Predicted 3D model of a 73-nucleotide RNA (transfer RNA) from Cryptomonas sp. SAG 977-2f. Lineage of the source: Eukaryota > Cryptophyceae > Cryptomonadales > Cryptomonadaceae > Cryptomonas. RNAcentral holds the sequence, with entries from ENA. It matches the Rfam family "tRNA". Gene Ontology term of the family: triplet codon-amino acid adaptor activity. Model confidence (mean pLDDT): 81 of 100.
[in-house]
RNA sequence: GAGUGUGUAGCUCAGUGGAUAGAGCAUCAGAUUCCGGUCCUGGUAGUCGUGGGUUCGAUUCCCUCCAUACUCG
Numbered sequence: 001g002a003g004u005g006u007g008u009a010g011c012u013c014a015g016u017g018g019a020u021a022g023a024g025c026a027u028c029a030g031a032u033u034c035c036g037g038u039c040c041u042g043g044u045a046g047u048c049g050u051g052g053g054u055u056c057g058a059u060u061c062c063c064u065c066c067a068u069a070c071u072c073g
Stems, first nucleotide, its partner, number of pairs: 001072007010025004018056001027043004049065001051063003
C1' cells in the first nucleotide's frame, strides 16, 4: 500500500429494516442476617464508533472517515 472482519450499557454479547434497543455479570437501593456472603425484589446506566446518503421508517442497507484484528504484497 491492497483486501477482509469487528465496533451496541462499566465488561462479555444478542438484536440484521418497524413501534419504549435487550440479556448476563457489575453497580445502587430494599428485603433477609447479629454482621457479611448467597438467594429474592426493584432501580440506574446507551449521541448503537464519526459524518453523510437511501427509505414512510436505519442499530440493521450504501459511501466516507476513525479505531482495532487478520491476510496478502